[in-house]
RNA sequence: GGGCUCGUAGCUUAGCCUGGGAGAGCACUACGCUGAAGCCGUAGGUAUCGGCGGUUCAAAUCCGCCCGAGCCCA
Repeated sequence: GGGCUCGUAGCUUAGCCUGGGAGAGCACUACGCUGAAGCCGUAGGUAUCGGCGGUUCAAAUCCGCCCGAGCCCA
C1' cells in the first nucleotide's frame, strides 16, 4: 500500500442480507419480602446504533469517505 471481518446500553450481544416498533441477558435503581443481606417477585432508568456526508417520504439497515480493532496478502 491492497483485501476481508467487526464497531449497537456499564458489560456480552440480536436485529443489517429483505429500509418503517431499537430488543434480550447480566449489571443498576426503587418497592415488596428478611432481624439484616442474598435469593425471589413487581416496577423503572439506561444505546438517536464508531464519526461525517449522500440516497429516500423514511436509514442501525443501502452508498461514499474517514476513525478504531482483528486477520490475510505485498
Record summary
Transfer RNA from a Candidatus Woesearchaeota archaeon, 74 nucleotides, folded computationally. Its Rfam family is "tRNA". It is annotated as a transfer RNA. NCBI's taxonomy places the organism under Archaea, Nanobdellati, Candidatus Woesearchaeota. The sequence is in RNAcentral, with records from ENA.